[in-house]
RNA sequence: UCCAACUUGUCGGAGUGCCUUAGGGCUGAGAUCGCUGUUGCGAGAUCCGUUGAACCUGAUCGGGGUAACCCCCGCGUAGGGAACAAGAUCUGAAUUCGC
Numbered sequence: 001u002c003c004a005a006c007u008u009g010u011c012g013g014a015g016u017g018c019c020u021u022a023g024g025g026c027u028g029a030g031a032u033c034g035c036u037g038u039u040g041c042g043a044g045a046u047c048c049g050u051u052g053a054a055c056c057u058g059a060u061c062g063g064g065g066u067a068a069c070c071c072c073c074g075c076g077u078a079g080g081g082a083a084c085a086a087g088a089u090c091u092g093a094a095u096u097c098g099c
Base pairs, nucleotide, nucleotide: 001093002092006087007086008085009084010083011049012048013047014046017026018025019024032043033042034041035040055080056079057078061074062073063072064071
């Protein structure tokens, strides 16, 4: 000097599945509720906001597993993807000086 992590304020982005004997079960931070003939829309909670794997595309993907599945791994130093300000602190790195 820069940055990780933390706090506050306001703003924004995203997903909401699979099965069942219909009683419920599985994974997860989250699979909730309401409206709508359908498509969709809204709210809440949760997560994420460029140091970006929250999330989308690839994907009717490949391998493994399961009752089944965005269940696990790969794909992935692939392509996209939404933020600013202040505070406090001193994690790490770089540079310089001395020994």
The RNA shown here (TPP riboswitch aptamer (THI element)) has 99 nucleotides and comes from Microbulbifer sp. HZ11.
Its Rfam family is "TPP riboswitch aptamer (THI element)". From the family's description: Vitamin B(1) in its active form thiamin pyrophosphate (TPP) is an essential coenzyme that is synthesised by coupling of pyrimidine and thiazole moieties in bacteria. The previously detected thiamin-regulatory element, thi box was extended, resulting in a new, highly conserved RNA secondary structure, the THI element, which is widely distributed in eubacteria and also occurs in some archaea. Analysis of operon structures identified a large number of new candidate thiamin-regulated genes, mostly transporters, in various prokaryotic organisms. The THI element is a riboswitch that directly binds to TPP to regulate gene expression through a variety of mechanisms in archaea, bacteria and eukaryotes. through a variety of mechanisms in archaea, bacteria and eukaryotes. Tandem TPP riboswitches have been reported where both TPP riboswitches respond independently to TPP. The structure of TPP riboswitch has been reported for Escherichia coli and Arabidopsis thaliana.
Taxonomically the source falls in Microbulbifer (Bacteria, Pseudomonadati, Gammaproteobacteria, Cellvibrionales).
The coordinates come from a structure-prediction model, not an experiment, and the mean pLDDT is 75.